[in-house]
Context: one part of a larger RNA
RNA sequence: CCCUCGUUAAGGAAUUAGGCAACAUAGCCCCGUAACUUCGGGAGAAGGGGUGCCUCUUAUUGUGAAUGUAUAAUGAGCAUAAAGAGGUCGCAGUGAAAUGGCUCUAGUGACUGGUUAACAAAACCACAGGUCUCUGCAAAGCCGAAAGGCGAUGUAUAGGGGCUGACACCUGCCCAGUGCCGGAAGGUUAAAGGGAGAGGUUAGCGCAAGCGAAGCUUUGAACUGAAGCCCCGGUGAACGGCGGCCGUAACUAUAACGGUCCUAAGGUAGCGAAAUUCCUUGUCGGGUAAGUUCCGACCCGCACGAACGGUGUAACAACUAGAACACUGUCUCAACGAGGGACCCG
Repeated sequence: CCCUCGUUAAGGAAUUAGGCAACAUAGCCCCGUAACUUCGGGAGAAGGGGUGCCUCUUAUUGUGAAUGUAUAAUGAGCAUAAAGAGGUCGCAGUGAAAUGGCUCUAGUGACUGGUUAACAAAACCACAGGUCUCUGCAAAGCCGAAAGGCGAUGUAUAGGGGCUGACACCUGCCCAGUGCCGGAAGGUUAAAGGGAGAGGUUAGCGCAAGCGAAGCUUUGAACUGAAGCCCCGGUGAACGGCGGCCGUAACUAUAACGGUCCUAAGGUAGCGAAAUUCCUUGUCGGGUAAGUUCCGACCCGCACGAACGGUGUAACAACUAGAACACUGUCUCAACGAGGGACCCG
């Protein structure tokens, strides 16, 4: 010097990113217990008191010596948990060990649960509940060249998929684009059908140039022709989206109001410097002697917003932020001690 412990004057978080670590609390009995609440909780809330040993008294339960009128009744002794009174010892009586610190205010997620085996346990995942969509059974979907299997020895109160995530109050506007669903009049359109016409070949005809039947062969126009696409509608708890400029009120300021441009429609309720706010330590209030954090407001929302859910919410959390009490070597500021190492000598 390192590790694991013990004790510490006065102070008591001044330490630190942060009370990290340590201290403190602790069992049982009695009293007492707030806001809030989904009436179950919160709650061991908080906060107090008691606790050993001895004696006595009262009284409970079990057993039942003995008496006895003998299956009754009385009931000694012993054991047993409890209450009260008195006494007594120590600094200290859950005398060791084991054995909750507590409270307040916010954020997030309802909860129990699951997760990065070996740096992350969380606000992530799941969840009950909600909703949309597909599926009529040889189901949809999935695995598999196939046979076959799962779904399911189930049958729409069932099964698959997507999103959301208890509960309460709610969930606005846009179908122009993309997707999905429906429609079938018209346009376009494949294979196929169809076979007008054209080329090659040559029996024949012709003096020749050439013409040229049938057959074979190479092609081939019109016309017929489904879904799809175009088209016409619907659909947002489908993918998604949800404006700008100018003026105006009898102080000023502001603009209920008006004008204009654009759009498919221009963000409704609620919330808001927020896990979202750049400017920003916004401004005001609270808490502190002093507060870039925290809490309550304001709204000028760079760039919240309604199942990629919005706003609340009792209970819960090894979650995150802030504050108080208790407590302490975290610190002011270090000291001493114990054990084990390192180290030195042999």